[in-house]
Parts: sequence; structure tokens; C1' cells
RNA sequence: ACCCGAUAAAGGCACACCCGGUGAAAACCGGGGCCGCAAAGUCACCGGCCUACAGCCCCUGCGGGGGCCAUGGUAGCGGGACCGCCGAA
Repeated sequence: ACCCGAUAAAGGCACACCCGGUGAAAACCGGGGCCGCAAAGUCACCGGCCUACAGCCCCUGCGGGGGCCAUGGUAGCGGGACCGCCGAA
């Protein structure tokens, strides 16, 4: 240095839920909260999943309804890339 990850040490993050906010929604941001996480650090490159404003098509009593679809989202779904604390077997 790399692989690896322990009843080690020092720490870190923060599911659900609640409050406030942004958004059409999914979801996200801030505060609280701690289910868990050795990358639950960062990145939408690949796959999956979620949502459907706008757009297109169909129906319509013209109010609206239905279908398709990311350019939206998810890194705490998986793969991949980059950086990283500590050091037992």
C1' cells in the first nucleotide's frame, strides 16, 4: 500500500414518525427523532423502482376522466466510478 472487517478505539450518518417549508406528484430541504448503516461519504454512467406537470392519444355532460410517457425522483434498491477513519484475525 492492497485485500479484509473485530464484543477493538475515536467518532460519523440518521429509517419510520412529528413540525415548518419547496414541488403537480414522487420526493426533497431545515429542525426534532434514532430503525439501522463499515462507506447509510460523493456521483444518475447501467439496470430496477416511484411519480406524470407539460406533451400525445381516446372519451366527454366540456366541468373533467382514462391511457402512454421522464426531461422529474430514488445513492437507505442493486451494479459501477471516485474519495475516506481505525487496524485484530
The RNA shown here (c-di-GMP-I riboswitch aptamer) has 89 nucleotides and comes from a Bacillota bacterium. Of the family's consensus pairs, 100% are formed in the model. The source organism's lineage runs through Bacteria, Bacillati and Bacillota. Rfam family: c-di-GMP-I riboswitch aptamer. Rfam links the family to the GO term cyclic-di-GMP binding. The sequence was found by an Rfam model in a public genome assembly. The coordinates come from a structure-prediction model, not an experiment, and the mean pLDDT is 89.